[in-house]
Predicted 3D model of a 349-nucleotide part of an RNA (small-subunit ribosomal RNA, central domain) from Aliiglaciecola coringensis. The prediction has a mean pLDDT of 91. The full RNA is in RNAcentral, with records from ENA and SILVA.

Context: one part of a larger RNA
RNA sequence: CUGGGCGUAAAGCGCACGCAGGCGGUUUGUUAAGCAAGAUGUGAAAGCCCCGGGCUCAACCUGGGAACUGCAUUUUGAACUGGCAGACUAGAGUCUUGGAGAGGGGGGUGGAAUUCCAGGUGUAGCGGUGAAAUGCGUAGAGAUCUGGAGGAACAUCAGUGGCGAAGGCGGCCCCCUGGCCAAAGACUGACGCUCAUGUGCGAAAGUGUGGGUAGCGAACAGGAUUAGAUACCCUGGUAGUCCACACCGUAAACGCUGUCUACUAGCUGUCUGUGUAUUUAAUACGUGGGUAGCGUAGCUAACGCGCUAAGUAGACCGCCUGGGGAGUACGGCCGCAAGGUUAAAACUC
Numbered sequence: 001c002u003g004g005g006c007g008u009a010a011a012g013c014g015c016a017c018g019c020a021g022g023c024g025g026u027u028u029g030u031u032a033a034g035c036a037a038g039a040u041g042u043g044a045a046a047g048c049c050c051c052g053g054g055c056u057c058a059a060c061c062u063g064g065g066a067a068c069u070g071c072a073u074u075u076u077g078a079a080c081u082g083g084c085a086g087a088c089u090a091g092a093g094u095c096u097u098g099g100a101g102a103g104g105g106g107g108g109u110g111g112a113a114u115u116c117c118a119g120g121u122g123u124a125g126c127g128g129u130g131a132a133a134u135g136c137g138u139a140g141a142g143a144u145c146u147g148g149a150g151g152a153a154c155a156u157c158a159g160u161g162g163c164g165a166a167g168g169c170g171g172c173c174c175c176c177u178g179g180c181c182a183a184a185g186a187c188u189g190a191c192g193c194u195c196a197u198g199u200g201c202g203a204a205a206g207u208g209u210g211g212g213u214a215g216c217g218a219a220c221a222g223g224a225u226u227a228g229a230u231a232c233c234c235u236g237g238u239a240g241u242c243c244a245c246a247c248c249g250u251a252a253a254c255g256c257u258g259u260c261u262a263c264u265a266g267c268u269g270u271c272u273g274u275g276u277a278u279u280u281a282a283u284a285c286g287u288g289g290g291u292a293g294c295g296u297a298g299c300u301a302a303c304g305c306g307c308u309a310a311g312u313a314g315a316c317c318g319c320c321u322g323g324g325g326a327g328u329a330c331g332g333c334c335g336c337a338a339g340g341u342u343a344a345a346a347c348u349c
Base pairs, nucleotide, nucleotide: 004320005319006318007303008302012317014201015200016199017198021194022193023192025088026087027086028085029084030083031082033081034080035077036076037075038074039073040072041071042070049065050064051063052062053061054060091191092188093187094186095185096184097182098181099180103177104176105175106174107173108172109171110154115149116148117147118146119145120144121143125136126135162169163168206247207246208245209244210243211242215241216240220236221235222234223233258316259315260314261313262312263311266294267293268292269291270290271289272288273287274286275285276284277283278281298305299304322349323348324347331342332341333340334339
């Protein structure tokens, strides 16, 4: 390389968009690049293979044939692939009318709670733990009432509920805005699928500049525990957590399951559309799109999966090839840095 694979054994890029490339619906005509058949030329000799011959055999030598699966030219064919021209509507898309939603961005606003400040009442404790102590408190704490300040997060509703490509998204109101779904029609007419390189998005932590800081809280300090305790527990507490802008680009970024399409028993729950019927109801029967629980065939090493496939097939991309060394070194690229990405070998079992 071929092959075989990628839910859990090694293996699906974190997610999307998308150029090149690969692949591509129905039909008519045409072309003849691919394709098929014939012919001609060439495909050195030796070798391999077949049939003979010569050394007493064999190795070896030698005659003939076959083969040389290829290339070029030429003639013919037209089903399929491709090209060109035309048509179509089942793929894809546009429009109309409706629908659900924590989808995204910005602005405003509400109540509960914690903390702090001021004041009133009031007196000796509070806090904390397995038990304590550090800590707070007679300069009046804790408790309780009133008022105020400020920041962050939104109890109940809340749900194997919803939305989003993924990361993710949750008080309420307004503005801007993306996607999805249904029902009928009308329109465009293959405009499609996938996608190396590339581009964008991308939790938390971390970084830069400037703000903000209630609670929580790496580091740090103290108190305990302990043989020790650079921990677990306690009292404090700085970065950070929050906002704006700019970086970083990684996660058990998980469904550990790439995207798209077609086909293949059923049953049950739930979310959201829509149709028909009636006894108008917690109704019945249909028909779409999601999301879950079982389960047939089939698949699987088993576990399990099972129309939301890990079944049956097709298109395209990514990835794997024993463990350690190592996702490391070196080099390149990216980054302010932290580091990221690409990615070996010696050696060893």